[in-house]
RNA sequence: AAAUGACAAAGGCAAACCUGUUGAAAGGCAGGGACGCAAAGCUACGGGUCUAAGGCAAGCAGAUUGUAUUUUCUGCUGCUACGAUAGCCGGGUUGCCAUG
Numbered sequence: 001a002a003a004u005g006a007c008a009a010a011g012g013c014a015a016a017c018c019u020g021u022u023g024a025a026a027g028g029c030a031g032g033g034a035c036g037c038a039a040a041g042c043u044a045c046g047g048g049u050c051u052a053a054g055g056c057a058a059g060c061a062g063a064u065u066g067u068a069u070u071u072u073c074u075g076c077u078g079c080u081a082c083g084a085u086a087g088c089c090g091g092g093u094u095g096c097c098a099u100g
Stems, first nucleotide, its partner, number of pairs: 003099003012037002017032006035087001041093003045090003048085003054080003058077006
């Protein structure tokens, strides 16, 4: 130093749920709380998953224009990440203790 991780020591993180806050949502943040975690430290680079505000396309319905099968608006439906997830997996990167 690679590698390995026990029923050791010193410490660390904190799922669900609750409260507050933020966000269109997914989710984030803070406090409480512990299911778990040896990288459950950091990083959205690849894949997966979640969301769809905005955008796009078509259809349906209603209203509007008023007779051309047109205009505009609203609602519903579909697709979409530039949003999110590092506690889904892989990659990158840093690191405590012990064995070695």

Predicted 3D model of a 100-nucleotide RNA (c-di-GMP-I riboswitch aptamer) from Brevibacillus parabrevis.
The source organism's lineage runs through Bacteria, Bacillota, Caryophanales, Paenibacillaceae and Brevibacillus.
Model confidence (mean pLDDT): 82 of 100.
It matches the Rfam family "c-di-GMP-I riboswitch aptamer". From the family's description: GEMM was predicted in a large-scale screen for bacterial structured RNA regulatory elements.
The sequence is in RNAcentral, with records from Ribocentre.
The model forms 90% of the base pairs in the Rfam consensus.